[in-house]
This record gives sequence, structure tokens and C1' cells, in this order.
RNA sequence: UCGUCGGUAGCUCAGCGGUAGAGCAGUUGGCUGUUAACCAAUUGGUCGCCGGUUCGAAUCCGGCCCGACGAG
Repeated sequence: UCGUCGGUAGCUCAGCGGUAGAGCAGUUGGCUGUUAACCAAUUGGUCGCCGGUUCGAAUCCGGCCCGACGAG
């Protein structure tokens, strides 16, 4: 320098044009001699950044940044 893959909740990841989700973690309540476990409810997001396409973009296109792998 070029190519491929990835960047979404505190963490691990889904979601591939039509209201952003799960598990774990957190908070509150229940249960209990207490803690843990278990049960119920609940909080949490500028979808890496900037543009473009579209009635509508996390999703499609371009550029850039970061990470992993490969080529030279």
C1' cells in the first nucleotide's frame, strides 16, 4: 500500500430497508434466620464518524477512523 471480516446496552452477541432486541450484569420487590440461589418487575443505545440514495437507513452506496486476519 492492497484485499477480506468486524465496530449495535456496562460485557458477549442478534437484528441485512418499515417503532433497536436477547443473555449476563445493574436497580426495585417477593421468598429466607442471613447470604447465595430462585421468581416477578424495571433502568440502560447520537447503531464508530461524515456525507449520499430512499417516503423511510443499524441495514444499501462513497470517504474516513479503529481492531483482527491475509497478500505484497
Molecule: transfer RNA
Organism: Candidatus Magasanikiibacteriota bacterium